Context: one part of a larger RNA
Molecule: large-subunit ribosomal RNA, domain VI
Organism: Clostridiales bacterium
RNA sequence: CGUAGGAUAUUUGAGAGGAGCUGUCCUUAGUACGAAAGGACCGGGAUGGACACACCUAUCGUGCAUCAGUUGUCGCGCCAGCGGCAUAGCUGAGUAGCGAAGUGUGGUAGUGAUAAGCGCUGAAAGCAUCUAAGUGCGAAACAUACCUCAAGAUUAGAUAUCCCAUAUCGUUAAGGUAGUAAGACCCCUUGUAGACUACAAGGUUGAUAGGUCGGAGGUGUAAGUACAGUAAUGUAUUGAGCUGACCGAUACUAAUAGGUCGAGGG
Numbered sequence: 001c002g003u004a005g006g007a008u009a010u011u012u013g014a015g016a017g018g019a020g021c022u023g024u025c026c027u028u029a030g031u032a033c034g035a036a037a038g039g040a041c042c043g044g045g046a047u048g049g050a051c052a053c054a055c056c057u058a059u060c061g062u063g064c065a066u067c068a069g070u071u072g073u074c075g076c077g078c079c080a081g082c083g084g085c086a087u088a089g090c091u092g093a094g095u096a097g098c099g100a101a102g103u104g105u106g107g108u109a110g111u112g113a114u115a116a117g118c119g120c121u122g123a124a125a126g127c128a129u130c131u132a133a134g135u136g137c138g139a140a141a142c143a144u145a146c147c148u149c150a151a152g153a154u155u156a157g158a159u160a161u162c163c164c165a166u167a168u169c170g171u172u173a174a175g176g177u178a179g180u181a182a183g184a185c186c187c188c189u190u191g192u193a194g195a196c197u198a199c200a201a202g203g204u205u206g207a208u209a210g211g212u213c214g215g216a217g218g219u220g221u222a223a224g225u226a227c228a229g230u231a232a233u234g235u236a237u238u239g240a241g242c243u244g245a246c247c248g249a250u251a252c253u254a255a256u257a258g259g260u261c262g263a264g265g266g
Base pairs, nucleotide, nucleotide: 001152005163006162007161008160009159010158011157015149016148017147018146021049022048023047024046025045026044027043033038051106052105053104054103055102059100060099061098062097066093067092068091069090070089071086072085073084074083075082076081110144111143112142117137118136119135120134166178167177168176169175183261184260185259186258187203188202189201190200191199208254209253210252211250212249213248214247215246217243218242219241224237225236226235227234228233
């Protein structure tokens, strides 16, 4: 820009893409078959491999604004307690998130028309013949079925709902212009989204983010004080103190204010 008014939702599916793999074991059955050795089709069930998709409850990894321990040194006047630097100083753990080695799921079945092939009926050609007329079966291939996208599918689809029949110029027309409606955007707070954009959640009629409060999870018994010991240290207060992303609550802070676009058809 188009989709013959302007919007907001929900959709149909022309078409396009993806997927499509396979082992072993049990059973049928030591049956059919075979002199024996051996040893099935068909059918039923179980369990794997590789691959693909999704997820983080558990396992494991990471986790540079979490917690603790600790070395050297500098600083906060000193002690105590802290802070800076040294690869994140080093070490031990670890929430969310992300991930796999972890967890879950998938390929199937079914249908249609067929290939090779196997047929039925059957003449030409009194027989025979699957073929000439007619007709049946038959494959991981084909079309469906399963998953995803999808009306720019210009053949531009469908359904529901909302907004309405202003002003002005013009030949009462076609059409143009302006302000609006429903609605949308700018702007702002953000994340389940993300390179930007887009998408999604919100903008006071508000829990969108931060803060605060409560909780979960993590770390592992803070500081101070008291007591015991010459002291290092230990014990009590104490599962304490601290705590990023997680789960809730709460308008304390910030989403204020404002601006722009947007129909007049049929």